[in-house]
RNAcentral holds the sequence, with entries from ENA and Rfam.
The RNA shown here (transfer RNA) has 72 nucleotides and comes from Salvia splendens.
Rfam family: tRNA.
RNA sequence: GUGUUUGUAGUCCAGCGGUUAGGAUUAUUGCCUUCCAAGCAAUAGACCCGGGUUCAAGUCCCGGUAAACGCA
Repeated sequence: GUGUUUGUAGUCCAGCGGUUAGGAUUAUUGCCUUCCAAGCAAUAGACCCGGGUUCAAGUCCCGGUAAACGCA
C1' cells in the first nucleotide's frame, strides 16, 4: 500500500429494518448475617464518527477512523 473481518455500558458478549437495545460482570443502595464473604432484590451505566436510503437504521449503502488477520 491492498483485501477481509470486527467496532454496542468500566469489561465480555447477544440483537429477523418496527416492543422501553438484552444478558453476564461491575458500581451503588437495601435485605440477609454478630461481622465479612456468599446469596436475594432494586437502581445506574452503551450502539466508533459523518452522510445516504427508508414511514422507520444498532441493523442496509457510501466515506472516514481504530483494531485483528492475510498478501505485498